[in-house]
RNA sequence: CGAGUGCAUCGGGUGGUCGCUCCGGUCCACGACCGGAGAGGAAAGUCCGGACUCCAUAUGGCAGGGUGCUGGAUAACGCCCAGGAGGGGCGACCCUACGGCAAGUGCAACAGAGAGUAGACCGCCCUGGCUCGCGAGGGCCAGAGUAAGGGUGAAACGGUGGUGUAAGAGACCACCAGCUUCGAUGGCGACAUCGGAGGCUAGGUAAACCCCACCCGGAGCAAGACCUAAUAAGGGGACAAUGAGGCGGCCCGUCUCGUCCUCGGGUUGGUCGCACGAGGUGUCAGGUAACUGGCAUCCCAGAUAGAUGACCACCAUCCCUUCGGGGAGACAGAAUCCGGCUUAGAGAUGCACUCGGGCU
Numbered sequence: 001c002g003a004g005u006g007c008a009u010c011g012g013g014u015g016g017u018c019g020c021u022c023c024g025g026u027c028c029a030c031g032a033c034c035g036g037a038g039a040g041g042a043a044a045g046u047c048c049g050g051a052c053u054c055c056a057u058a059u060g061g062c063a064g065g066g067u068g069c070u071g072g073a074u075a076a077c078g079c080c081c082a083g084g085a086g087g088g089g090c091g092a093c094c095c096u097a098c099g100g101c102a103a104g105u106g107c108a109a110c111a112g113a114g115a116g117u118a119g120a121c122c123g124c125c126c127u128g129g130c131u132c133g134c135g136a137g138g139g140c141c142a143g144a145g146u147a148a149g150g151g152u153g154a155a156a157c158g159g160u161g162g163u164g165u166a167a168g169a170g171a172c173c174a175c176c177a178g179c180u181u182c183g184a185u186g187g188c189g190a191c192a193u194c195g196g197a198g199g200c201u202a203g204g205u206a207a208a209c210c211c212c213a214c215c216c217g218g219a220g221c222a223a224g225a226c227c228u229a230a231u232a233a234g235g236g237g238a239c240a241a242u243g244a245g246g247c248g249g250c251c252c253g254u255c256u257c258g259u260c261c262u263c264g265g266g267u268u269g270g271u272c273g274c275a276c277g278a279g280g281u282g283u284c285a286g287g288u289a290a291c292u293g294g295c296a297u298c299c300c301a302g303a304u305a306g307a308u309g310a311c312c313a314c315c316a317u318c319c320c321u322u323c324g325g326g327g328a329g330a331c332a333g334a335a336u337c338c339g340g341c342u343u344a345g346a347g348a349u350g351c352a353c354u355c356g357g358g359c360u
Stems, first nucleotide, its partner, number of pairs: 001356010012315007020038008040331001044342002047340005052220004064216005069083004084098001085096004099211002104209002106205002121150002123146002126143007158176006177201001179198008224272004234263006243257006279298008317328004
């Protein structure tokens, strides 16, 4: 210098003018004035987890859903941290739903003879018959054997070598791979290393049903609480009446009808919830880290159809320049609040590290 990897930070600044929301103060108080505060790293998607609230208190069981190597951290988590195993990269480093298919059931297009206690298409070997040839031998047909070789496929029932055989085969043997199991050592553990035994091999697929272990009650701030004028349905009480009206021919049955008080219900009405919190910053301590604790200090949006805006000047950054000047600035916008994840994103910066090249 070039190409990268990991972890972080910022997301223009100052001033002026005119506006908007909230808070505090003053006053001559439905308002005016003064002072103060006023979006983000993602406020987004609403995908997880909690706080908080109400309901039928939710230990357990059934159903359903979720998570799925180990240890830790936390209010909690599917996030995070550290580690193990597997995979990728020359490397810094990155990725992984990573329990169980030697419990059961299912599935596997096309090709292929055969796709799961597999399979004779070609080939190989043996026997018999026919046939060609002087002969060695060849061809055809039938039967039996064979998984070494070929071929198909993503995948064909361990690999290499040997013994063996008519030809072959874990049929047997050696080594290797892998599996089950036992033991030793190290580790909290996942696991690693070493040694023994077994049977010779167990195919793939569980973000297929399923099995195992653990977790989960539901709805959500339009939760929920309080206040409330008028009016309607309805409940209760008091008074009045024993009635009036409708239906049917009548008895009779049935339906409806007064005034006042009260309860009740709760409207996109108001107030609260609702802005001091698992809070920010600094520092010290513990821990590899996530994280935790102590001390000091700070108060930091709160609307309700929804404020947080617009313009100007200067400076800073970047681009172009005929050196006069001209231009650019992303993604995006709180709605009960926090912890995460994911997605969007112009540009700028810091620290640590890797690979390659050059110079000294």

Predicted 3D model of a 360-nucleotide RNA (Bacterial RNase P class A) from a Chloroflexota bacterium. A source record names the gene rnpB. The coordinates come from a structure-prediction model, not an experiment, and the mean pLDDT is 77. Taxonomically the source falls in Chloroflexota (Bacteria, Bacillati).